[in-house]
A computed fold for a 113-nucleotide RNA from an uncultured Synergistales bacterium, annotated as SAM riboswitch aptamer (S box leader).
Its Rfam family is "SAM riboswitch aptamer (S box leader)". Rfam links the family to the GO term regulation of gene expression. Rfam describes the family as follows. The SAM riboswitch is found upstream of a number of genes which code for proteins involved in methionine or cysteine biosynthesis in Gram-positive bacteria.
The coordinates come from a structure-prediction model, not an experiment, and the mean pLDDT is 81.
The sequence was found by an Rfam model in a public genome assembly.
RNA sequence: CUCUUAUCGAGAGAGGUGGAGGGACCGACCCUGUGAAGCCCGGCAACCUGCCUGAAAAAAAUCAGAAGUCAGGUGCCAAUAUCGGCAGCGUUAUUAUUGCUGGGUGAUGAGAG
Numbered sequence: 001c002u003c004u005u006a007u008c009g010a011g012a013g014a015g016g017u018g019g020a021g022g023g024a025c026c027g028a029c030c031c032u033g034u035g036a037a038g039c040c041c042g043g044c045a046a047c048c049u050g051c052c053u054g055a056a057a058a059a060a061a062u063c064a065g066a067a068g069u070c071a072g073g074u075g076c077c078a079a080u081a082u083c084g085g086c087a088g089c090g091u092u093a094u095u096a097u098u099g100c101u102g103g104g105u106g107a108u109g110a111g112a113g
Stems, first nucleotide, its partner, number of pairs: 001113008013041001015040003021031003025085004042077003047073004051068001052065004081105001086102005
């Protein structure tokens, strides 16, 4: 980087450092010097592994199942993935506006190449 698959309306510091940016992209709208990103500490969650139980007795491997968050691997910690970006149906006399559904794009985990 590509493919497959699951999830994305909940949750998470008034700490240190750092100094101007950040919210993927485009548009909008926001956050930010009452200090952005990044880094450290802290926290949240429970996707994967271990720990436990079962599969004829024991061990290993494999498969299945439950709990906790204890240990490890990631992830995450403004706003629904901030909203819209394409299509369909509805609302509106029409446009605008707006509601619903699906899609696209993106993010993260796991597996494969």